Predicted 3D model of an 81-nucleotide RNA (Glycine riboswitch aptamer) from Desulfoplanes sp. The coordinates come from a structure-prediction model, not an experiment, and the mean pLDDT is 81. Its Rfam family is "Glycine riboswitch aptamer". Rfam links the family to the GO term glycine biosynthetic process. It was read from a public genome assembly, where an Rfam model found it. The organism belongs to Desulfoplanes, within Bacteria.
RNA sequence: AUGAUGGUGGCAGGAGAGACCUUUCGCUAUGAAAGGCACCGAAGAAGUAACUCUUUCAGGUUCCAAGACUGCUACCGGACG
Numbered sequence: 001a002u003g004a005u006g007g008u009g010g011c012a013g014g015a016g017a018g019a020c021c022u023u024u025c026g027c028u029a030u031g032a033a034a035g036g037c038a039c040c041g042a043a044g045a046a047g048u049a050a051c052u053c054u055u056u057c058a059g060g061u062u063c064c065a066a067g068a069c070u071g072c073u074a075c076c077g078g079a080c081g
């Protein structure tokens, strides 16, 4: 001094499945909590040689939030030459 794999942050995109039933609190929103049945699988977790696979413990099933992964960007780092 070039600046790979990789890691972190920001921005953008981002699927699936009951606005279910009962009770309570309450009115902001069809909100929150508990219980029940049904369902999803792309946070995480576990199994697996490995996986976007399987299981569904947790999580989720109007919106919000979350969201694997992808693109751009900033930083860290320092393989190769």
Stems, first nucleotide, its partner, number of pairs: 006076008018037001020036006038061003044057001045055003